[in-house]
Predicted 3D model of a 66-nucleotide RNA (transfer RNA) from a pig gut metagenome. Its Rfam family is "tRNA". Rfam classes the family as a transfer RNA. The prediction has a mean pLDDT of 83.
RNA sequence: GAGUAUAGUUCAAUGGUAGAACGUGAGCUUCCCAAGCUUAGGAUACGGGUUCGAUUCCCGCUACUC
Numbered sequence: 001g002a003g004u005a006u007a008g009u010u011c012a013a014u015g016g017u018a019g020a021a022c023g024u025g026a027g028c029u030u031c032c033c034a035a036g037c038u039u040a041g042g043a044u045a046c047g048g049g050u051u052c053g054a055u056u057c058c059c060g061c062u063a064c065u066c
Base pairs, nucleotide, nucleotide: 001066002065003064004063005062008022009021010020011019016052024040025039026038027037028036046060047059048058049057
C1' cells in the first nucleotide's frame, strides 16, 4: 500500500422487512437407533458521518491475509 470482517460453521444479500446450507433445540414418524418431514431460536467486528432510509456509500479504529 491492497484486500477481508454478516448466525455455532461455510457463504449470499442492486441504499428499502438481513437469507440459505450444515449444525443446535422441540415435535411427528419408528419397538429402538439412524434416515426423513415439520417447526423454533440465533448474526451485519467496533466508533462516527451522509441519507427519509446504510450489510451496502464515506472516515476512523481493531483483527487477519497478501